The RNA shown here (Bacterial RNase P class A) has 359 nucleotides and comes from Methylomarinum roseum. Rfam family: Bacterial RNase P class A. By type it is a ribozyme. The sequence is in RNAcentral, with records from ENA.
[in-house]
RNA sequence: CGAGUUGGCCGAACAGUCGCUGUUUUAUUGCAAAAUAAAGCGGAGGAAAGUCCGGGCUCCAUAGGGCAGGGUGCCAGGUAACGCCUGGGAGGCGCAAGCCUACGGAAAGUGCCGCAGAAAAUAUACCGCCCCUCACCUAACGCUAGGUGAGGGGUAAGGGUGAAAUGGUGUCGGUAAGAGCGCACCGCGCCGCUGGCAACAGCGGUGGCAGGGUAAACCCCACCCGGAGCAAGAUCAAAUAGAGGAGCAGACGCGCGGCCCGCGCGGUUCCCGGGUAGAUUGCUUGAGCCGUGAGGUGACUUGCGGCCUAGAUGAAUGGCUGUUCAAGACAGAACCCGGCUUAUAGGCCAACUCUUUCU
Numbered sequence: 001c002g003a004g005u006u007g008g009c010c011g012a013a014c015a016g017u018c019g020c021u022g023u024u025u026u027a028u029u030g031c032a033a034a035a036u037a038a039a040g041c042g043g044a045g046g047a048a049a050g051u052c053c054g055g056g057c058u059c060c061a062u063a064g065g066g067c068a069g070g071g072u073g074c075c076a077g078g079u080a081a082c083g084c085c086u087g088g089g090a091g092g093c094g095c096a097a098g099c100c101u102a103c104g105g106a107a108a109g110u111g112c113c114g115c116a117g118a119a120a121a122u123a124u125a126c127c128g129c130c131c132c133u134c135a136c137c138u139a140a141c142g143c144u145a146g147g148u149g150a151g152g153g154g155u156a157a158g159g160g161u162g163a164a165a166u167g168g169u170g171u172c173g174g175u176a177a178g179a180g181c182g183c184a185c186c187g188c189g190c191c192g193c194u195g196g197c198a199a200c201a202g203c204g205g206u207g208g209c210a211g212g213g214u215a216a217a218c219c220c221c222a223c224c225c226g227g228a229g230c231a232a233g234a235u236c237a238a239a240u241a242g243a244g245g246a247g248c249a250g251a252c253g254c255g256c257g258g259c260c261c262g263c264g265c266g267g268u269u270c271c272c273g274g275g276u277a278g279a280u281u282g283c284u285u286g287a288g289c290c291g292u293g294a295g296g297u298g299a300c301u302u303g304c305g306g307c308c309u310a311g312a313u314g315a316a317u318g319g320c321u322g323u324u325c326a327a328g329a330c331a332g333a334a335c336c337c338g339g340c341u342u343a344u345a346g347g348c349c350a351a352c353u354c355u356u357u358c359u
Base pairs, nucleotide, nucleotide: 002354003353004352005351006350007349008348009347010346012324013323014322015321016320017319018318020043021042022041023040024039025038026037027036028035029034045330049341050340052339053338054337055336056335057229058228059227060226064261065260066259067258069225070224071223072222073221074088075087076086077085078084089103090101091100092099093098104220105219109218110217111214112213113212126159127158128155129154130153131152132151133150134149135148136147137146138145139144167186168185169184170183172182173181187209188207189206190205191204192203193202194201195200233281234280235279236278242272244271245270246269247268248267252266253265254264255263256262288307289306290305291304292303293302294301295300
């Protein structure tokens, strides 16, 4: 110089002018609610998106137990909580910095592994290798050797098929030929010791040890889980039609997502028909943000100080001009937070890794 990895920040700014909206003050009008004018202070995001998780808050409701159902899945921490985050462990990828993991159990049971292949579980012999017998041919003729065919027996090392073939490797031994058949190392099972809170790691001993894989298949195990949702809910105002039908009736009915027990209430469920749907509130001071000290590897915790930063309701921040500029990408709050995921033109900063060159 180049190529990468990880983390963080910005994502338009300033000035003028007209316009929109929240709130405060003053003035005018008004019984009041409120309306108008002027001035001050504010007014969309890093994801506001997805609605995937977890909560705060409100109601059911006085609030329990169990079954079913659902979620998570290595260990230890953080947090209000989580399926999130942090730090470790194991496995895998990468030369490396680093990255990924739907990471409990196959010795409780069931299911599945197509085609190919002899054979994928009640395991097996296609090509081969070895031994014996018979027949034929050649050579030899002292012993016998080689080839072809048929029958019988042994074998799973070599080759083939496949994602996977019954632990792997060995210029070791052994055998008629082979085979964990024996041996050495690796792997695997069991036992013990050491380190670590633990997941695990290391060391030692022992056993020749047997079909494997799959649980993001059913299942087993451990832990966790009421429901509905701001269109929740509360208040005010206004209007109306119930001589309607069906059912149960305290041994009953209704409510608590499904079922059972239990608890509570005392009438209650369904169908048909009618009226209103306007205003206020919830609505923004928060598990809040910024700075700094201490503790911790870290997520984070805690002390002190400072700040107040949108609350619309058919839905508010827009138009014009000038300057700067690398750029105008993805894109607009609707009760509020903590995460995750997805989209993103362009720019900036820091640390680390590798190749090459120079000193």